Predicted 3D model of a 131-nucleotide RNA (FMN riboswitch aptamer (RFN element)) from a Spirochaetota bacterium. It was read from a public genome assembly, where an Rfam model found it. The coordinates come from a structure-prediction model, not an experiment, and the mean pLDDT is 80. The model forms 100% of the base pairs in the Rfam consensus.

RNA sequence: UGUGUUCUUCGGGGCAGGGCGUGAGGCCCGACCGGCGGUGAAAGCCCGCGAGUCCUGUGAGCAGGGAUGACAGGACAGAUCUGGUGUAACUCCAGAGCCGACAGUGAGAGUCUGGAUGGGAGAAGGACAAA
Numbered sequence: 001u002g003u004g005u006u007c008u009u010c011g012g013g014g015c016a017g018g019g020c021g022u023g024a025g026g027c028c029c030g031a032c033c034g035g036c037g038g039u040g041a042a043a044g045c046c047c048g049c050g051a052g053u054c055c056u057g058u059g060a061g062c063a064g065g066g067a068u069g070a071c072a073g074g075a076c077a078g079a080u081c082u083g084g085u086g087u088a089a090c091u092c093c094a095g096a097g098c099c100g101a102c103a104g105u106g107a108g109a110g111u112c113u114g115g116a117u118g119g120g121a122g123a124a125g126g127a128c129a130a131a
Base pairs, nucleotide, nucleotide: 003129004128005127006126007125008124009123010122017029018028019027031111032110033100034099035049036048037047038046044098045097052076053075054074055073056072057071058070080096081095082094083093084092102114103113104112
């Protein structure tokens, strides 16, 4: 320096102020937010991952069956341009745009409530072992 096993911890943010209206943090004006890894240079919108939805399959326990959950595979799944600087930037600077799961909710949700004191891409540290 790298590798293996194991343990611990961490790991998501956001409608101020108003309008209409019986009623809206959801509509309208406006405001605010941006997980993780990579990328010659720093990314919500370049590449991929996670979370989410659907389908198929597998094994164990139970008297049997079924369901749920777990695992594996597949499918679906959002959005950016211009100029400048520079060796190099769709990542920086300037400007103008765009996107955002599912369910619920006197009225349509990126921001309210809920699953979630959950899960997770990953990150950091310790111990042991061998080379």